[in-house]
RNA sequence: CGUUCAUCUAGACCGGCUGAGGGAAAGGCCCUUCGAAGCCGGGGCAACCAUCGAGGACCCCCGUGGUCCGCCGAAACGGUGCCAACUCCUGCGGCGCUCCAUGGCCCGCCCCGAACGAGGGCCGGGUUCCUGCGGCGCCGAUAGAUGAGCG
Numbered sequence: 001c002g003u004u005c006a007u008c009u010a011g012a013c014c015g016g017c018u019g020a021g022g023g024a025a026a027g028g029c030c031c032u033u034c035g036a037a038g039c040c041g042g043g044g045c046a047a048c049c050a051u052c053g054a055g056g057a058c059c060c061c062c063g064u065g066g067u068c069c070g071c072c073g074a075a076a077c078g079g080u081g082c083c084a085a086c087u088c089c090u091g092c093g094g095c096g097c098u099c100c101a102u103g104g105c106c107c108g109c110c111c112c113g114a115a116c117g118a119g120g121g122c123c124g125g126g127u128u129c130c131u132g133c134g135g136c137g138c139c140g141a142u143a144g145a146u147g148a149g150c151g
Base pairs, nucleotide, nucleotide: 001151002150003149004148005147006146007145008144013042014041015040016039017038021031022030023029026090027089028088043083044082045081048079049078051074052073053072055069056068057067058066059065060063087143092140093139094138095137096136097135098134100132101131103130104129105126106125107124108122109121110120111119
């Protein structure tokens, strides 16, 4: 760097050095000289891996045996991670609800017309439905983060 799987609405801050940025990126909205990012020390959160227990499956040399599994639990010594705001929010797609309309559709009136229909006009009305803009909610995708594995 690429790729696979899992998770992402919970949780957890003090001190020292230093001194202007930071929240991935864009837009927004925030944090920040009452001290950003970074580094150091200490503390904490969580429980992905690893560990232990229970359970299940399988194997044999059949025992104080071995291997594997993940829907369970424990602990927090080890490997990571994390300690403002839902991954801070949004962007793309789908569905539902809702609002509006110079739209569609329906109705009314007027004009044209011999007439039916078609057509035209209205700062007239309606709208269960269609279409479109906006708002809200849910689901998914993309992107990102972290872990575990692979290349």
This is a predicted structure of a 151-nucleotide RNA (SAM riboswitch aptamer (S box leader)) from a Gammaproteobacteria bacterium. Its Rfam family is "SAM riboswitch aptamer (S box leader)". Rfam's curators write: The SAM riboswitch is found upstream of a number of genes which code for proteins involved in methionine or cysteine biosynthesis in Gram-positive bacteria.